RNAcentral holds the sequence, with entries from ENA.
Small-subunit ribosomal RNA from an uncultured bacterium, 1392 nucleotides, folded computationally.
[in-house]
RNA sequence: AGAGUUUUAUCCUGGCUCAGGAUGAACGCUGGCGGCGUGCUUAACACAUGCAAGUCGAACGAAGCAGUUAAGGAAUGAGUUUUCGGACAAAUGAGAUAACAGCUUAGUGGCGGACGGGUGAGUAACGCGUGGGUAACCUGCCUCACACAGGGGGACAACAGUCGGAAACGACUGCUAAUACCGCAUAAAAUGGCAGUUUCGCAUGAAACAACCAUCAAAGAAUAUCGGUGUGAGAUGGACCCGCGUCUGAUUAGCUGGUUGGUGCGGUAACGGCGUACCAAGGCGACGAUCAGUAGCCGGCCUGAGAGGGUGACCGGCCACAUUGGGACUGAGACACGGCCCAAACUCCUACGGGAGGCAGCAGUGGGGAAUGUUGCACAAUGGGCGCAAGCCUGAUGCAGCGACGCCGCGUGAAGGAAGAAGUAUUUCGUUAUGUAAACUUCUAUCAGCAGGGAAGAAAAUGACGGUACCUGACUAAGAAGCCCCGGCUAACUACGUGCCAGCAGCCGCGGUAAUACGUAGGGGGCAAGCGUUAUCCGGAUUUACUGGGUGUAAAGGGAGCGUAGAUGGUACUGCAAGUCCGGAGUGAAAACCCGGGGCUCAACCCCGGGACUGCUUUGGAAACUGUGGGACUAGAGUGCAGGAGAGGUAAGCGGAAUUCCUAGUGUAGCGGUGAAAUGCGUAGAUAUUAGGAGGAACACCAGUGGCGAAGGCGGCUUACUGGACUGUAACUGACAUUGAGGCUCGAAAGCGUGGGGAGCAAACAGAAUUAGAUACCCUGGUAGUCCACGCCGUAAACGAUGAAUAAUAGGUGUCGGGGAGCAUAAGCUCUUCGGUGCCGUCGCACACGCAUUAAGCAUUCCUUCUGGGGAGUACUUUCGCAAGAAGGAAUCUCGAAUGAGUUGGCGGGGGCCCGCACAAGCGGUGGAGCACGUGGUCUAAUUCGAUGCUACGCGAAGUACAUUGCCAUCCCUUGACAUCCAGCGAUUCUCCAAGAGAUGGAGGAGUGCCGUCGGGAUCUUUCACACAGCAGAUGCAUGGCCGUCGUCACCUCGUGUUGGGGAAUGUUCGGUUAAGUCCCGCAAAGAGCGCAACCCUUAUCCUCAUUCGCCAGCGGGUUAGGCCGGGAACUCGACGGACACCCCCGGUGAUAAACCGGAGGAAGGUGGGGAAGACGUCAAGUCAUCAUGCCCCUUACGGGAUGGGCUACACACGUGCUACAAUGGCAAAUACAAAGGGCAGCUAACCAGCGAUGGUAUGCGAAUCUCCUAAAGUUUGUUGUAGUCCGGAUCGGAGUUUGCAACUCGACUCCGAGAAGUUGGAAUCGCUAGUAAUCGUGGAUCAGAAUGCCACGGUGAACACGAAACCGGCCCUUGCACACACCGCCCGUCA
Repeated sequence: AGAGUUUUAUCCUGGCUCAGGAUGAACGCUGGCGGCGUGCUUAACACAUGCAAGUCGAACGAAGCAGUUAAGGAAUGAGUUUUCGGACAAAUGAGAUAACAGCUUAGUGGCGGACGGGUGAGUAACGCGUGGGUAACCUGCCUCACACAGGGGGACAACAGUCGGAAACGACUGCUAAUACCGCAUAAAAUGGCAGUUUCGCAUGAAACAACCAUCAAAGAAUAUCGGUGUGAGAUGGACCCGCGUCUGAUUAGCUGGUUGGUGCGGUAACGGCGUACCAAGGCGACGAUCAGUAGCCGGCCUGAGAGGGUGACCGGCCACAUUGGGACUGAGACACGGCCCAAACUCCUACGGGAGGCAGCAGUGGGGAAUGUUGCACAAUGGGCGCAAGCCUGAUGCAGCGACGCCGCGUGAAGGAAGAAGUAUUUCGUUAUGUAAACUUCUAUCAGCAGGGAAGAAAAUGACGGUACCUGACUAAGAAGCCCCGGCUAACUACGUGCCAGCAGCCGCGGUAAUACGUAGGGGGCAAGCGUUAUCCGGAUUUACUGGGUGUAAAGGGAGCGUAGAUGGUACUGCAAGUCCGGAGUGAAAACCCGGGGCUCAACCCCGGGACUGCUUUGGAAACUGUGGGACUAGAGUGCAGGAGAGGUAAGCGGAAUUCCUAGUGUAGCGGUGAAAUGCGUAGAUAUUAGGAGGAACACCAGUGGCGAAGGCGGCUUACUGGACUGUAACUGACAUUGAGGCUCGAAAGCGUGGGGAGCAAACAGAAUUAGAUACCCUGGUAGUCCACGCCGUAAACGAUGAAUAAUAGGUGUCGGGGAGCAUAAGCUCUUCGGUGCCGUCGCACACGCAUUAAGCAUUCCUUCUGGGGAGUACUUUCGCAAGAAGGAAUCUCGAAUGAGUUGGCGGGGGCCCGCACAAGCGGUGGAGCACGUGGUCUAAUUCGAUGCUACGCGAAGUACAUUGCCAUCCCUUGACAUCCAGCGAUUCUCCAAGAGAUGGAGGAGUGCCGUCGGGAUCUUUCACACAGCAGAUGCAUGGCCGUCGUCACCUCGUGUUGGGGAAUGUUCGGUUAAGUCCCGCAAAGAGCGCAACCCUUAUCCUCAUUCGCCAGCGGGUUAGGCCGGGAACUCGACGGACACCCCCGGUGAUAAACCGGAGGAAGGUGGGGAAGACGUCAAGUCAUCAUGCCCCUUACGGGAUGGGCUACACACGUGCUACAAUGGCAAAUACAAAGGGCAGCUAACCAGCGAUGGUAUGCGAAUCUCCUAAAGUUUGUUGUAGUCCGGAUCGGAGUUUGCAACUCGACUCCGAGAAGUUGGAAUCGCUAGUAAUCGUGGAUCAGAAUGCCACGGUGAACACGAAACCGGCCCUUGCACACACCGCCCGUCA
């Protein structure tokens, strides 16, 4: 930084898509380790359980526990004594009392539960951000300063008792303490009242001083410090107010009643309609009020070159909320997440009377969802609450756990190692790739695993993390690689499978049998513990354009003007300082970002310093520019004066031509209308014509890319009123200007309303035509309407598809209206100037077309408007309208294009020029009949296959009885009928028959070959094995080759040069000419190639040479006859070689050219006739069944062999032919003249036999010798007389011939007999321009036999062509095109 995609190709316009980065992500496949982060984006859905806010006994009474001391002492009782009944009695010592000290705590009391933690529902707001203000405020704990704390009082919990209730919880009676509560005293600069002074402030006011009156304090504990009260100050935290900024919608335009302001009162910490009473009627709004939708805001984060755009997770600041709604209490602070009350929903308990609850705290559960974690450890650290403290509490926090969710780091080994192993994939079978990759050798140990040691974090002690980080040691290459992609964009290719199926796809698109695009494999590319996909955002997209776009034709200039707000604004001077510029100050939190350092081994991460935070506020200065104030100026603009031009507008009047109608006359049968007709009018007198009259509408000629107007628009003449522009002048004003959102006005035609008018024309309508239909085009009628007045409508391709204004920027040439100068007196010419209106054109612009002083160029100002195509100018809502409708104006959905300009083709029932048996003019056919052949269809066991408009159909097939043969039925064979190769046996070969349809099978017999250097070799049969053979099986849309067709049409191209931005053009076009892109001339072209032509063959004329199998004029011989013989080389013929024709000559036309026309000469005259020869290409034309061939398929069969059948079927349809329908004929008889070709498995003479096909015998010839071989039409004579015939010969019956192994299916021919249709053929259609058509016969290929077909040959031998309008095909130029598969195109509507 760009790329793909519209087209046959091109350039634009324009959308869609991709490559980049990012994420609180999710999903798929995969998954080794560590560090640092991060984790309900959805249901502000509901929540079980545990914990998350307590603490103080140094405020207080009381209770409990275990003590000490004192007095007293129940009880027990060592011991002593005893009358044995007892007595004394140390010691122990219950319970109670008093005091003391310790621990625990339900209650009173204090402080804290307003912090910390969560969430983003609401909120478009002074909520947030930023900067200010409070002279309009509050502030517990904390700090500082000053002062004080005297003396009293009465209660209430706890507790005890009684009572109620299921419970929660209460009620009553009684007792009691305090740092709880309440008076009194004392005090101030506090507060209030009344009346003042001084100083300060922009001001409401503030501060100080001050007489009098009124009011307000306190608490102790403890043991030496805390705590209390008052006042002032500070700090911290808060409250309120203000400037600016803060999403979308106008299809939300008006909103507002405490609303806006004032006064009084109330309320608050405080200002305030905050509340209330009264008074006034205000306030907000196109600079977007109100309403609706959406949304927590910011620092930041992502992206971007930037400007911007998107976003608001984590961290930090602010706000709001705590199930939903409302409310206050307490307090320094709340209208309070783990407080209270009420209402509501939900859940739970209940004895049904009543109660309890609030995870948007941390975990966790259900639910929702594509989706988001542990009911963990610890208060060790950092902080918070309480406390004098010890300490207690702390799901804040510190840590750990789970998740590749993200970022960062590391590893999965390193070096050597070619027999380039094996395997795999591929292959042209030779290889090639995987690949130094592996194996193998040597080495190492980061991570993980094992063992040992072991922190910092902690200031004396105290460590959850944690035996963690880290260090050391031993050990093994072991435990650790996937994912996506490989047609282009976009790095990376092959094989197989599949066969528009399965599937892929971000866009273009891929897949219909050879898929680098599907699936798999091999290989390759990319990234890597991840990789892809999906979603979203920015980028690319200058595709909303501030930076940085457009509006003639691509989307887009409003139909036009006037004009409001707004925006912009002439010259010189002067003041101010709002914008602007320079300097200073404050702020712009921290984190983040950038730079420089530092710490974790590095990095991510963290720490420190600096920069930056482009902003806001404030202050000092400058005065060029903008702004603003002031007074000036005249070049912009306007006014005055003097002129002329004009279909400018409105109203009134007048005029003639024409149409129609009425009246009268003349006059008679038609008129009218059309492509042709008909409807219509007319004998009741039309049309036509003459005269008179009525009425309405429009104004011929002049008339002109002439004039006027803002546009729409304006056209006979006259008058009245009236607008604007222009020229001249320079007297006046002095920037008064430009543009113009809304607004107002004008605004063609059609249409609407009311009232007139109505001649012509004419929607609708009626009829007549046309047509498949014709609700149309054409015709006859005809109503609204068109006209007038008044009022609506408000749109048009309202167009120059071009908004208005200003300035400057080469010219040339018309025209309209003015002015000036010169020449000069012409309705003049020349020069010049102002204003309008055209054409051409330079620069410049433009995608091109084109525009070009009348800009689409260069600039400035203002306005409208556009942002892919369709849906759609549609729907809905709104405004306007009587209505019709107009204005404004979407979305769902759908496509990957739609569009503009130009280019090359093709096409046109566009134009021009030209050609062709294309038509016309002719001749003969086809289409009707019968038959032959081919095809379709049908039938069949099979009727093998192919060819299907021209360019298939007497075509492949130059010949189907068997064979051919590919089809069918049946019977057989399986290395095979055929080729190569290995091995063995053996010879090839000939012959026979009890099987069988045959293939085949079986059994014999005869025979032992060829070459040879004697080693053997060649060939063949048979057997066996393995590779293989074989296929007329598929694909002609995988191919080669060959071939058809356009078309023997005249074209198709190239390199160089030039033009164009490009596709392309030029050349190849123009003017002539030609059969021809043939030639000439001109020309930004000068040349060249394949084609055309010529060179080749044949034919037409002549010459020369030679003379056999051909010829025979002259000479001779000879025969019944015959070149038969000698001979000849004249003639014919055949053969080699040559000549001739070139517009050469003459005349004319033409440009003096090319050439054309006519003539001469000549056998032939303008390529002499014919042939061969077919440019680039088109039709995926035809052929895999001639052959060759890729790939696929079959392999005891889709191969091979055999017999029989079929290709020959037969209701029918088509094509190509033959024979006819007859007298230009048929038949009979006689008779003349060819050319070309064939022949040994052949042609066959002559003779004989047969009516004949043919047979028999036999001769010549491998052929200019012999033979096929009589040519026929023709000519002559006879007959026949228009008939289904003496035409025609199908078909049938009978008898034969011949080929062949065989003639039934299924050959050809002969003879006898019988004798069908057919009397010249509908619509339609074919061939032919001269030795042609027509007609007549002859030969050949194929072939055993079998042509009406095909190929060739000669004989006889015409007619017509005026011409170029139309049909078909083609060449060239030009034009239109929305076609490019190219008009057999594209495409619209209806219906299914």